Notes
A computed fold for a 486-nucleotide part of an RNA from Chaetophoropsis cf. attenuata FACHB-2291, annotated as small-subunit ribosomal RNA, 3' major domain. The full RNA is in RNAcentral, with records from ENA. The coordinates come from a structure-prediction model, not an experiment, and the mean pLDDT is 83. It is recorded under the gene name rrs.
Context: one part of a larger RNA
RNA sequence: UGACGGGGGCCCGCACAAGCCGUGGAUUAUGUGGUUUAAUAUGAUGCAACCCGUUGAACCUUACCAGGAUUUGACAUGUCAGAAACUCCCAGAGAUGGGAGGUGCCAAUUCUUUUAUUAAAGAAUUGGAAUCUGAACACAGGUGGUGCACGGCUGUCGUCAGCUCGUGAUGUGAAUUAUUGGGUUCAGUCCCGCAACGAGCGCAACCCUCGUCCUUAGUUACCACUUUUAGUGGGUCUCUAGGGAGACUGCCGGUGUAAGCCGGAGGAAGGUGAGGACGACGUCAAGUCAGCAUGCCCCUUAUAUCCUGGGCUACACACGUAAUACAAUGGCCGGGACAAUGAGAUGCGACCCCGCGAGGGCCAGCUAACCUCACAAACCCGGCCUCAGUUCGGAUCGUAGGCUGCAACUCGCCUACGUGAAGUCGGAAUGGCUAGUAAUCGCCGGUCAGCUAUACGGCGGUGAAUACGUUCCCGGGCCUUGUACA
Numbered sequence: 001u002g003a004c005g006g007g008g009g010c011c012c013g014c015a016c017a018a019g020c021c022g023u024g025g026a027u028u029a030u031g032u033g034g035u036u037u038a039a040u041a042u043g044a045u046g047c048a049a050c051c052c053g054u055u056g057a058a059c060c061u062u063a064c065c066a067g068g069a070u071u072u073g074a075c076a077u078g079u080c081a082g083a084a085a086c087u088c089c090c091a092g093a094g095a096u097g098g099g100a101g102g103u104g105c106c107a108a109u110u111c112u113u114u115u116a117u118u119a120a121a122g123a124a125u126u127g128g129a130a131u132c133u134g135a136a137c138a139c140a141g142g143u144g145g146u147g148c149a150c151g152g153c154u155g156u157c158g159u160c161a162g163c164u165c166g167u168g169a170u171g172u173g174a175a176u177u178a179u180u181g182g183g184u185u186c187a188g189u190c191c192c193g194c195a196a197c198g199a200g201c202g203c204a205a206c207c208c209u210c211g212u213c214c215u216u217a218g219u220u221a222c223c224a225c226u227u228u229u230a231g232u233g234g235g236u237c238u239c240u241a242g243g244g245a246g247a248c249u250g251c252c253g254g255u256g257u258a259a260g261c262c263g264g265a266g267g268a269a270g271g272u273g274a275g276g277a278c279g280a281c282g283u284c285a286a287g288u289c290a291g292c293a294u295g296c297c298c299c300u301u302a303u304a305u306c307c308u309g310g311g312c313u314a315c316a317c318a319c320g321u322a323a324u325a326c327a328a329u330g331g332c333c334g335g336g337a338c339a340a341u342g343a344g345a346u347g348c349g350a351c352c353c354c355g356c357g358a359g360g361g362c363c364a365g366c367u368a369a370c371c372u373c374a375c376a377a378a379c380c381c382g383g384c385c386u387c388a389g390u391u392c393g394g395a396u397c398g399u400a401g402g403c404u405g406c407a408a409c410u411c412g413c414c415u416a417c418g419u420g421a422a423g424u425c426g427g428a429a430u431g432g433c434u435a436g437u438a439a440u441c442g443c444c445g446g447u448c449a450g451c452u453a454u455a456c457g458g459c460g461g462u463g464a465a466u467a468c469g470u471u472c473c474c475g476g477g478c479c480u481u482g483u484a485c486a
Stems, first nucleotide, its partner, number of pairs: 001486002003483003007480007015470002019433005026324008034315002042053002064310007073139001077138002079135005086101006105128010141299002144297003151292001152288003155284001157282001162201006168177003181192003207276004212245007222234004248270001251264005326426001330385007342373003347366002352361003392423001397418007439462007
C1' cells in the first nucleotide's frame, strides 16, 4: 500500500421488511447428471452451466457407431495427356462399377462452292474458355490436442462510482497529498473548505423509441357524396413521415453561506418525463482452438474422404427451467364487441363448393397503408352445470383419417370417435416483481419441406397490492481501526 475481520461509523440496492404471484407435491415438455449402449457426438458446471452453443437431430444436418468403399483424394493451385456437356440401360443398400448413344462454344489460318466485291456456307489444322477423365508429384484434408501458447468476441463484479496522470508539496524510502473533511446528489453530481493546482478514462449530456403542440406533404390512409367490384371531390380531423417547438429548478413561496432540498403555479410532460442503446482501470490463467482466425504438437491407404443403416429421441433414478391443472372470480353451449407489432411471389392465398374436422377442389387479388395470413382472446349478454375426482382435469391407450416429404418403423405434426390416469393448492426450503410494473389474455415473427415451440424474440388487451422503516440476511461504495496475511 492492499486484502481480510462472527471490528466500528456513514450510505445504497426488490437486500430485508410490507405486499402480489409463484417454484418445491401431480402429469407432460425440455435441458443436465447418472446409468445403459456398438454408438447414445461435443462443449458449458456456484452466483455468471442446466428450453445454454442448437433461430428448429426422420435422411441431410452429423462431428458418434456398425458395415461397404476410395487414396493427389469431397475441395484449392501448379505440370502433362485426352475428352464438350449430357442422355439412357444393367448390377448393387448406396457409394460405385460396367455398357450404349453423343459431339458443342469462341478466335485465327488454309482450301472448296455461291456471289461483281464485301459477305455467306462447308471441310481441315492450330489455339483459347469452361467442364470432365487419367497419370506422377509438390500438396490437399483433419469438428484431432492444447482457451494454461494466442487474436477476436462474450459473461461477471456492475450502469457499481469509481480508476488514474502531469506539475508542485511532504517523506531517507515504499508511498502520501490531490481523491480526505463539512454539506449535497442517482452519480468523484455539485458547493464550501483545504499544499495543492489542473487534466484524462468513467458519471451526465450528445443518439434511438414513446408521450404534447405547430408546420409541410398527402395515396393505397382519412372525410364527404354517389349509380357502392368502381367513381368524383376535399386538405378540417384520424393516421402516415420530414422539419421544428417544448422542461431549464426557468417562475413563485419556504429553508440554506452555497450547492441544493421542500411545497406551489402554469403545463401533455417536473425535477434524470418513461424505456432502450451505451459497460471506466481492472478481477475471475472465467468461457469459446466446434463460428472464424491462428502458434506449436499429432494423423497422412488414415485421426482424411464417400455411402447405406443406426444413434444423438435409450431409462431403475436425481436435479434445473417451463407448460397445463387441481375448478364456480369456474367449465360448456349460443349470440355480440374492441387491438398492435409483423410476414408474404418456388410465397400469402379471399369468396364459392366438398368434408363433423384436420383438410381437399377451383381460382380472384396481392411484388402489398390497396390483397391475403386474420374470426384476436380474456370481456359483455343469455342458458346449462351445483361442489362431485364432477359437464373439473386432461395424461395414457385403441381405431379411423389428413398433411409435409424419395421416405414418418426406430423418430413428425394435425383431426374425429372412444378411453379417461395423477392431481382437491403442495414439507424443509426458495424465486420474481415498486406501475401501465406484477398478474392475466390472446396475436405475430425468425429458424423451417414438415415439426417435437409449452422455447426464444417482439406486439398489444385487461390491469392491481404494498413500501412503517434500515435492527437483521445478501451484495456493493466511502472513511476509520486491528493483523503473526501478501